[in-house]
Context: one part of a larger RNA
RNA sequence: CUCAGGAGAAGGAACUCGGCAAAUUGACACCGUAACUUCGGGAGAAGGUGUGCCCCGGUAGGUUGUAGUCCCUCGCGGACGAAGGCCGAUGGGGUUGCAGUGAAAUGGUGGCUGCGACUGUUUAAUAAAAACACAGCACUCUGCAAACACGAAAGUGGACGUAUAGGGUGUGACGCCUGCCCGGUGCCGGAAGGUUAAGUGAUGGGGUGCAAGCUCUUGAUCGAAGCCCCGGUAAACGGCGGCCGUAACUAUAACGGUCCUAAGGUAGCGAAAUUCCUUGUCGGGUAAGUUCCGACCUGCACGAAUGGCGUAACGAUGGCCACACUGUCUCCUCCUGAGACUCA
Numbered sequence: 001c002u003c004a005g006g007a008g009a010a011g012g013a014a015c016u017c018g019g020c021a022a023a024u025u026g027a028c029a030c031c032g033u034a035a036c037u038u039c040g041g042g043a044g045a046a047g048g049u050g051u052g053c054c055c056c057g058g059u060a061g062g063u064u065g066u067a068g069u070c071c072c073u074c075g076c077g078g079a080c081g082a083a084g085g086c087c088g089a090u091g092g093g094g095u096u097g098c099a100g101u102g103a104a105a106u107g108g109u110g111g112c113u114g115c116g117a118c119u120g121u122u123u124a125a126u127a128a129a130a131a132c133a134c135a136g137c138a139c140u141c142u143g144c145a146a147a148c149a150c151g152a153a154a155g156u157g158g159a160c161g162u163a164u165a166g167g168g169u170g171u172g173a174c175g176c177c178u179g180c181c182c183g184g185u186g187c188c189g190g191a192a193g194g195u196u197a198a199g200u201g202a203u204g205g206g207g208u209g210c211a212a213g214c215u216c217u218u219g220a221u222c223g224a225a226g227c228c229c230c231g232g233u234a235a236a237c238g239g240c241g242g243c244c245g246u247a248a249c250u251a252u253a254a255c256g257g258u259c260c261u262a263a264g265g266u267a268g269c270g271a272a273a274u275u276c277c278u279u280g281u282c283g284g285g286u287a288a289g290u291u292c293c294g295a296c297c298u299g300c301a302c303g304a305a306u307g308g309c310g311u312a313a314c315g316a317u318g319g320c321c322a323c324a325c326u327g328u329c330u331c332c333u334c335c336u337g338a339g340a341c342u343c344a
Stems, first nucleotide, its partner, number of pairs: 001339008010330002014328001019325001027051005036041001038173001052095005061087004068080004072075001096100001108323007115315002120132002136171007148157003174310004179240003184237002186233005193228003199222001204217005241259005268302001269299001280296005
């Protein structure tokens, strides 16, 4: 010096990306316990007090229950219950050590906030999460030889099920809600019309032949789905404007004008897991805060099941703060053990 343990004056996070690591807490009994809440929780909240041994005394009491006593509906009945067995205080007195859950085992706690409701699942061997799943919600398909899937097929699953069933898609407990647009794309509907293949084959023409005919060709008419067309549909894919002016301080614009659109973003939220400018501005917390919390709204580029906003509980989840605690640090020191090192 390295590793594994132990102790530390004063300070106590000044360390550091970050209290990482360590320390603190810890058992049992009793007292006591806030906001919030889906009334279940939160909660072991928090915060306190006690704990050994001896004596009263294995006492009071509980339980089991023999003998016995009592009662009655007289039974394999009920009640009480000496003895014996098991459990076993409160309280009072005394006593001892630095220390009595004397060792070991054995939660640190609280506050604000993001995300995800929750328990679960996941990258076997760098990611456990805010990702996946989830109950619930919605749309859509499917009438049974179902839809759908596997399979050249036979057949099988779906299902020995039958629309309160089964498949697909999206969202993701719960609460309050889920606005406008059907022009584009998709899907659904539409006995008309247009277009449209094979097929059909009116008519005309050519070759040959005396002719009947045979043969080559022309292609009127009829002719499906699809597409065009007409409607519907957004918890289908998706989309949800610009410029100019205006109020008796200023500022701002409820108001007006104009252009464009299928329609111009409603409620709610907002410098946000989204804010470029930006460490926005104001307030709080600090002596000092690019983080954090609360507001504002100028949303570069939130926004309503690609769900919006809240939300108790929950989380080896992210951010911030405080108390306790500490060798993380100021600033290092010592002890124990194992290596390294030297010699054999």
The part of an RNA shown here (large-subunit ribosomal RNA, domain IV) has 344 nucleotides and comes from a wastewater metagenome. The coordinates come from a structure-prediction model, not an experiment, and the mean pLDDT is 89. The RNAcentral record of the full RNA draws on SILVA.